Background:
Predicted 3D model of a 346-nucleotide part of an RNA (small-subunit ribosomal RNA, central domain) from an uncultured Eubacteriales bacterium. Its mean pLDDT, the model's own confidence on a scale to 100, is 88. The full RNA is in RNAcentral, with records from ENA and SILVA.
Context: one part of a larger RNA
RNA sequence: CUGGGUGUAAAGGGUGAGUAGGCGGUUUGUUAAGUCAUAUGUGAAAGCCCUGUGCUCAACAUGGGGAUUGCAUAAGAAACUGGCGAACUAGAGUGUGGGAGAGGCAAGCGGAAUUCCUAGUGUAGCGGUGAAAUGCGUAGAUAUUAGGAAGAACACCAGUGGCGAAGGCGGCUUGCUGGACCAUAACUGACGCUGAGUCACGAAAGCGUGGGGAGCGAACAGGAUUAGAUACCCUGGUAGUCCACGCCGUAAACGAUGUGUGCUAGGUGUCGGGGAGCGAUUCUCGGUGCCGCAGCAAACGCACUAAGCACACCACCUGGGGAGUACGGUCGCAAGAUUGAAACUC
Numbered sequence: 001c002u003g004g005g006u007g008u009a010a011a012g013g014g015u016g017a018g019u020a021g022g023c024g025g026u027u028u029g030u031u032a033a034g035u036c037a038u039a040u041g042u043g044a045a046a047g048c049c050c051u052g053u054g055c056u057c058a059a060c061a062u063g064g065g066g067a068u069u070g071c072a073u074a075a076g077a078a079a080c081u082g083g084c085g086a087a088c089u090a091g092a093g094u095g096u097g098g099g100a101g102a103g104g105c106a107a108g109c110g111g112a113a114u115u116c117c118u119a120g121u122g123u124a125g126c127g128g129u130g131a132a133a134u135g136c137g138u139a140g141a142u143a144u145u146a147g148g149a150a151g152a153a154c155a156c157c158a159g160u161g162g163c164g165a166a167g168g169c170g171g172c173u174u175g176c177u178g179g180a181c182c183a184u185a186a187c188u189g190a191c192g193c194u195g196a197g198u199c200a201c202g203a204a205a206g207c208g209u210g211g212g213g214a215g216c217g218a219a220c221a222g223g224a225u226u227a228g229a230u231a232c233c234c235u236g237g238u239a240g241u242c243c244a245c246g247c248c249g250u251a252a253a254c255g256a257u258g259u260g261u262g263c264u265a266g267g268u269g270u271c272g273g274g275g276a277g278c279g280a281u282u283c284u285c286g287g288u289g290c291c292g293c294a295g296c297a298a299a300c301g302c303a304c305u306a307a308g309c310a311c312a313c314c315a316c317c318u319g320g321g322g323a324g325u326a327c328g329g330u331c332g333c334a335a336g337a338u339u340g341a342a343a344c345u346c
Stems, first nucleotide, its partner, number of pairs: 004317003007300002012314001014201004021194003025088007033081002035077002038074005048066007091191001092188003095184004103177007110154001114150008125136002162169002206247006215241002220236004258313006266291011295302002319346003328339004
């Protein structure tokens, strides 16, 4: 390279936007680059293959033919691919009319709970556990009532419910704003799909500067447990968790399943729409679940939300360990990230 693969055996990039490139709907005209056919030239000889001949045979030598799958030129063909022109509307997009939604950003507001502070009532315990102790409390705790402060999270509704490309998003109100869906069929007329590089976004933890700090709580301290207990349990508790701005760029970033398009029995829920019907009911579009046929699969299972049947493009895999390590490069304040071997060994 050919070939085979990527849900769980090695293997889908965390996600999107998009450059180059690859691929690309219907009709028609033209062109002749690809493509096809013909001819000519060339493709040295030897070697190779076929077939003769000469050494007694053979090796060997020698004659003829083939092959040399290529290149160039000439004059052709026009179905397909490409180029150019014209036209179309089934792909794609725009318009118009609608309803749904924790989609995003900003500002404001609310109640429950927790902790703390002040005051009242009140007295000896509280707390915690398997049992305890550390701890708190006669300087009046716990409990309870009233008032105040602060920060964080939003019970019920809540649902294999919804929205978002993914990460993710949940009290209420307002402002700004993105996307999807349904109906209609007015407009554009292939404007499309994918996407190496590139750019943007990207949980938690972590980092920088400044705030904030109620609860929780790595580290740490103490009490228990234990042979020990640098743990599990308990009492405390600092970073952090929260906000603003800037980094980091990783996750079992998972559906462990790349994106797009078309096709392939049904049944039953649910969410958002639309149509027919007086109603019962039924049809249809888009999402989201369960079951199940064909088919697929090593099996498990998947099964119109495919892991089925096909096409286009990208990414990735090639025995285990060494190793996601070393070295070098790039990025980062650092932590580290990314790219990524070999010796050796089984």